[in-house]
Predicted 3D model of a 114-nucleotide RNA (SAM riboswitch aptamer (S box leader)). Its Rfam family is "SAM riboswitch aptamer (S box leader)". Rfam describes the family as follows. The SAM riboswitch is found upstream of a number of genes which code for proteins involved in methionine or cysteine biosynthesis in Gram-positive bacteria.
RNA sequence: GAUUUAUAAAGAAGUGGCGAGAGACUGGCUCGAUGACCCACUGGCAACCUUCAGCAACUGUUGAAAAGGUGCCAAUUCCUGUCCAAGGUAAUAUCAUCUUGGAGCAUAUAAAUG
Numbered sequence: 001g002a003u004u005u006a007u008a009a010a011g012a013a014g015u016g017g018c019g020a021g022a023g024a025c026u027g028g029c030u031c032g033a034u035g036a037c038c039c040a041c042u043g044g045c046a047a048c049c050u051u052c053a054g055c056a057a058c059u060g061u062u063g064a065a066a067a068g069g070u071g072c073c074a075a076u077u078c079c080u081g082u083c084c085a086a087g088g089u090a091a092u093a094u095c096a097u098c099u100u101g102g103a104g105c106a107u108a109u110a111a112a113u114g
Stems, first nucleotide, its partner, number of pairs: 002113007013042005021031003025081001027079002043073003048069002050065006077106001082103008
């Protein structure tokens, strides 16, 4: 890197190092020399893997725990992109554009497979 399944509106930052871009991509918008991003240490959040208990009965569901393997600790995955529906503006109508909702794509993470 590929495939499958699940999750993504909650939650959780200090110190030191480095020194210019960073937030995956598009368009926005934001963060950043009052030092971002990244790296190290310490701390924390969460509960995917894990453990225990109840119920259920065919691998589900509810609750609890946190030693270990990951993950995460600006903004909903920051918003957005493709399609559908409802509504608003404008208009003869279509196109267009805005708002809301749903589905999808993409991305990220976990678990599993070859």